Predicted 3D model of a 74-nucleotide RNA (transfer RNA) from a bacterium. Rfam family: tRNA. By type it is a transfer RNA. Its mean pLDDT, the model's own confidence on a scale to 100, is 80.
RNA sequence: GGGCCCAUAGCUCAGUUGGUUAGAGCAGUCGGCUCAUAACCGAUAGGUCCUAGGUUCAAGUCCUAGUGGGCCCA
Numbered sequence: 001g002g003g004c005c006c007a008u009a010g011c012u013c014a015g016u017u018g019g020u021u022a023g024a025g026c027a028g029u030c031g032g033c034u035c036a037u038a039a040c041c042g043a044u045a046g047g048u049c050c051u052a053g054g055u056u057c058a059a060g061u062c063c064u065a066g067u068g069g070g071c072c073c074a
Base pairs, nucleotide, nucleotide: 001073002072003071004070005069006068007067010026011025012024013023019057028044029043030042031041032040050066051065052064053063054062
């Protein structure tokens, strides 16, 4: 220098052919249970979907550029 992949909650990840409200598990908080802790049960908070543009009636999803990370080639 060239090519490919990834970026969504504190962590690990899902999100279909663009479409009704952005979700799960773990962790957190509150409550129940217990002599108490763990486990278990119930409730609850938490998001500028990496950044900036573009397309569209509508973008996490499509396009362009950039940033960060990984792999391969030279």